[in-house]
Molecule: c-di-GMP-I riboswitch aptamer
Organism: Thermovirga lienii
RNA sequence: AGCUGACAAGGGCAAAGCAGGCGAAAGCCUGCGGCGCAAAGCCCAGGGUCUAAGGCGCACAUUUCGCGCUAUGACAGCCUGGCUGCCGGC
Numbered sequence: 001a002g003c004u005g006a007c008a009a010g011g012g013c014a015a016a017g018c019a020g021g022c023g024a025a026a027g028c029c030u031g032c033g034g035c036g037c038a039a040a041g042c043c044c045a046g047g048g049u050c051u052a053a054g055g056c057g058c059a060c061a062u063u064u065c066g067c068g069c070u071a072u073g074a075c076a077g078c079c080u081g082g083c084u085g086c087c088g089g090c
Base pairs, nucleotide, nucleotide: 002090003089004088005087012037013036017032018031019030020029021028022027035077041083042082043081045080046079047078048075049074050073054070055069056068057067058066
């Protein structure tokens, strides 16, 4: 340096849930908590999924609101890709 992840060692991250907060929502932050993860470290570059504030279209005043489309929003613990990393084996 490349490939690799058996037994380890030192560790790391942190699902669901709960509490508080932010957000229109998806979701995010903090604390508790651990489902799991050899990159569950970082990056929205490609794909995918989620949301629909705003915008557009439609339908209603039988009413205090509806339906559809749309990302500029979100998910890196969905996959691919890029970069970086501990220990061990070959």